[in-house]
Context: one part of a larger RNA
RNA sequence: CUGGGCGUAAAGGGCGUGUAGGUGGCUUAUUAAGUCGGAUGUGAAAUCCCAUGGCUCAACCAUGGAACUGCAUCCGAUACUGGUAAGCUUGAGUACGGUAGAGGGUAGCGGAAUUCCUAGUGUAGUAGUGAAAUACGUAGAUAUUAGGAGGAACACCGGUGGCGAAGGCGGCUACCUAGGCCUGUACUGACACUGAGACGCGAAAGCAUGGGGAGCAAACAGGAUUAGAUACCCUGGUAGUCCAUGCCGUAAACGAUGAAUACUAGAUGUCGUGGGUGAUAACCCCUACGGCGUCGCAGCUAACGCAGUAAGUAUUCCGCCUGGGGACUACGGUCGCAAGACUAAAACUC
Numbered sequence: 001c002u003g004g005g006c007g008u009a010a011a012g013g014g015c016g017u018g019u020a021g022g023u024g025g026c027u028u029a030u031u032a033a034g035u036c037g038g039a040u041g042u043g044a045a046a047u048c049c050c051a052u053g054g055c056u057c058a059a060c061c062a063u064g065g066a067a068c069u070g071c072a073u074c075c076g077a078u079a080c081u082g083g084u085a086a087g088c089u090u091g092a093g094u095a096c097g098g099u100a101g102a103g104g105g106u107a108g109c110g111g112a113a114u115u116c117c118u119a120g121u122g123u124a125g126u127a128g129u130g131a132a133a134u135a136c137g138u139a140g141a142u143a144u145u146a147g148g149a150g151g152a153a154c155a156c157c158g159g160u161g162g163c164g165a166a167g168g169c170g171g172c173u174a175c176c177u178a179g180g181c182c183u184g185u186a187c188u189g190a191c192a193c194u195g196a197g198a199c200g201c202g203a204a205a206g207c208a209u210g211g212g213g214a215g216c217a218a219a220c221a222g223g224a225u226u227a228g229a230u231a232c233c234c235u236g237g238u239a240g241u242c243c244a245u246g247c248c249g250u251a252a253a254c255g256a257u258g259a260a261u262a263c264u265a266g267a268u269g270u271c272g273u274g275g276g277u278g279a280u281a282a283c284c285c286c287u288a289c290g291g292c293g294u295c296g297c298a299g300c301u302a303a304c305g306c307a308g309u310a311a312g313u314a315u316u317c318c319g320c321c322u323g324g325g326g327a328c329u330a331c332g333g334u335c336g337c338a339a340g341a342c343u344a345a346a347a348c349u350c
Base pairs, nucleotide, nucleotide: 003322004321005320006319007304008303012318014201015200016199017198021194022193023192025088026087027086028085029084030083031082033081034080035077036076037075038074039073040072041071042070049065050064051063052062053061054060091191092188093187094186095185096184097182098181099180103177104176105175106174107173108172109171110154115149116148117147118146119145120144121143125136126135162169163168206247207246208245209244210243211242215241216240220236221235222234223233258317259316260315261314262313263312266295267294268293269292270291271290272289273288274287275286276285299306300305323350324349325348332343333342334341335340
């Protein structure tokens, strides 16, 4: 390299858009590049193989043959692949009509709760724990009533519910905006799939500048516990958590399962939409398409399990793996303000 693999043993890129490339629907004509057949030339000799012969045999050597699986040219074949031309509508897309949704962005608004402040009532405790103490409180706390301030998050609805490519998204209203699904007509006419590089998005933490800061809370301080306790528990508490802008680019970024297409028993729940029978409607039943689940046959699997949302049967394209450690490392390079990220060895060792 051929190969064998990638849910859990090593192995699916965090996710998308998309360039090159690879792959690609139906029909007709043409071409003959790939492909197939034949011929000619060439493919040095030796070697290898076969036959015969020469050294007493053998190794060795000689002669002849075959072969040299290749290349070039010419003639031919045309099913498939490719090229060219013309067409088609089922793949793909567009328009029109409906429709569900925490999809995204901006602005405004709302109530509950916590905390703080002011004022009133009121008096000795409150808080906390396994038990305590630190802490708060006679300078009047906790509790309670009224008013105010401010920040953050949105109970119930809420659901193996929904939306999004993933990360993720949940109070209400308005505006801007993206995608999906369904019905049936019209249109374009293969415009498709995948996608090395590239570009974009990307939880939390972290970084920079400027704001903000209620609650929570790394660090830190104190109190406990303990043999000790740099912890678990308690009282405090700063970064941070929030906003704007710009970085970072990583996660058990998980379904530990790449994307696309087709095919392959059923049963059942639920969400969206359409059609039909009965009926005014709600609703029930039958049915079609699209999602999200549960169970289960064939088949697959080392087993567990998967099973129309496949880990089944096939095709195309990309990524990745190749014993454990050393090593998500060193060096070098690229990126970054830094933290670090990406790429990625070897010695040695079992």
Small-subunit ribosomal RNA, central domain from a metagenome, 350 nucleotides, folded computationally. The full RNA is in RNAcentral, with records from SILVA. Its Rfam family is "Bacterial small subunit ribosomal RNA". Rfam links the family to the GO terms structural constituent of ribosome and ribosome. Its mean pLDDT, the model's own confidence on a scale to 100, is 88.